[in-house]
Context: one part of a larger RNA
Molecule: large-subunit ribosomal RNA, domain III
Organism: Candidatus Gastranaerophilales bacterium
RNA sequence: AAGUAGCGAAAACAUUGGUGAGAAUCCAAUGCACCGAAAACCUAAGGUUUCCCACGGCAGGCUCGUCCGCGUGGGGUUAGUCGGAACCUAAGACGAGGCCGAAAGGCGUAGUCGAUGGAUGACAGGUUGAUAUUCCUGUACUAUCUGGUAGUCGUUAUCAGAUGCGGAGGGACGGAGGAGGAUAAACACGCAGUCGAUUGGAUGUGACUGUUUAAGCGUGUAGCUAGUUCAAGUAGGAAAAUCCGCUUGGACGUUAUGACGUGAGGCGUUAUGAGGAGGGUCUACGGACCUGAAGGUGUUGAUUCCACACUUCCAAGAAAAGCUUCGCAUUGAGAAUAUCAGGUAUCCGUACCAUAAACCGCCACAGGUAGGUUGGUAGAAAAUACUAAGGUGCGC
Numbered sequence: 001a002a003g004u005a006g007c008g009a010a011a012a013c014a015u016u017g018g019u020g021a022g023a024a025u026c027c028a029a030u031g032c033a034c035c036g037a038a039a040a041c042c043u044a045a046g047g048u049u050u051c052c053c054a055c056g057g058c059a060g061g062c063u064c065g066u067c068c069g070c071g072u073g074g075g076g077u078u079a080g081u082c083g084g085a086a087c088c089u090a091a092g093a094c095g096a097g098g099c100c101g102a103a104a105g106g107c108g109u110a111g112u113c114g115a116u117g118g119a120u121g122a123c124a125g126g127u128u129g130a131u132a133u134u135c136c137u138g139u140a141c142u143a144u145c146u147g148g149u150a151g152u153c154g155u156u157a158u159c160a161g162a163u164g165c166g167g168a169g170g171g172a173c174g175g176a177g178g179a180g181g182a183u184a185a186a187c188a189c190g191c192a193g194u195c196g197a198u199u200g201g202a203u204g205u206g207a208c209u210g211u212u213u214a215a216g217c218g219u220g221u222a223g224c225u226a227g228u229u230c231a232a233g234u235a236g237g238a239a240a241a242u243c244c245g246c247u248u249g250g251a252c253g254u255u256a257u258g259a260c261g262u263g264a265g266g267c268g269u270u271a272u273g274a275g276g277a278g279g280g281u282c283u284a285c286g287g288a289c290c291u292g293a294a295g296g297u298g299u300u301g302a303u304u305c306c307a308c309a310c311u312u313c314c315a316a317g318a319a320a321a322g323c324u325u326c327g328c329a330u331u332g333a334g335a336a337u338a339u340c341a342g343g344u345a346u347c348c349g350u351a352c353c354a355u356a357a358a359c360c361g362c363c364a365c366a367g368g369u370a371g372g373u374u375g376g377u378a379g380a381a382a383a384u385a386c387u388a389a390g391g392u393g394c395g396c
Base pairs, nucleotide, nucleotide: 013031014030015029016028017027018026032393033392034391035390040373041372042371046353047352050351051075052074053073054072055071056070060068061067080141081140082349083348084347085346087118088117092113093112094111098107099106100105122139123138124137125136126135142345143344144343145342146341147340148339149338150337152335153334159332161331162330163329164328165327166326167325168324169323174313175312176311177310180306181305182304185300186299187298188297189296190211191210192209193208194207195206212274213273216269217268218267219266223262224261227252228251229250230249231248232247233246234245236244237243278291279290280289281288282287314317359368360367375387376386377385378384
């Protein structure tokens, strides 16, 4: 320079009360305002205690501060089923032998890893200051072990089962489009409870609130689908096969009474349970306990499900395991099925932020940040405007 520029989106604050030495800034209430395909909720990455409680106010906070993502001291993350590992493989990586190379090393078979994919068994309610599909209550499911009951098969190899290996099936797949069925959800009527003051009028066809319930188990529907099944033969599936493939024959089905299959949803049960507007008692005002009505029908209707099911197009759209079946080898005296009862179930993550003051930007920075849910009125719409739930008024 200069007490100058600035104090980081023009969404907006005001009043009353509380606390306190001290209040525009902290807390509570009321009113107003802003977002509402977000400025709400869940979650991945990343962060790594920032979460919750008590106390504090030097510094940090662009002012203040009794407050804080700040300081100090305590506390908090509970799983057979959620996500990952004990399963599988893709791109890619490594790579026994091997090939190449002065050396270092490079490539690569078998194989071993490697999710962003496949497989895979739990839902509803309640609860904490802070966790919950993890704790508790109720009702389930998966794997495995033990025992009981029932019928069945088998006991020395012409085969019940187990393990290993291989064969076959399956898993198993693109884009676009349109139609159908259904649900979520919303709305309306009905039903239940409560209310009735101000007023131009309003006991009325009034106002407000609620009308919710899962997985599992049983049933097997709307639909979709052209082959299915039995017997015999068999030169292919690198060995074998009763399996698959191929051939022949029979039965059922083949434009609709649609076989074998697949299949949302609905209904029943779960549930004489849970939850439930409201009401009552107590209160240290934080809350605790008790009680508890209605619970039906219809309309609209998804971007969700049936389901890549159908139609169509060309650029022709993963693999492997789990699973089913077949044999070969090694074992083998008990075994599988159904049902009932009881037991067991490893390791890691789980707090909190996550369109952000907690991540990436030197900052409590108008920038950037994958996925899911996303109500109402008007509307073609996730545009736009207003708004619900919820959140906020951008730290002078």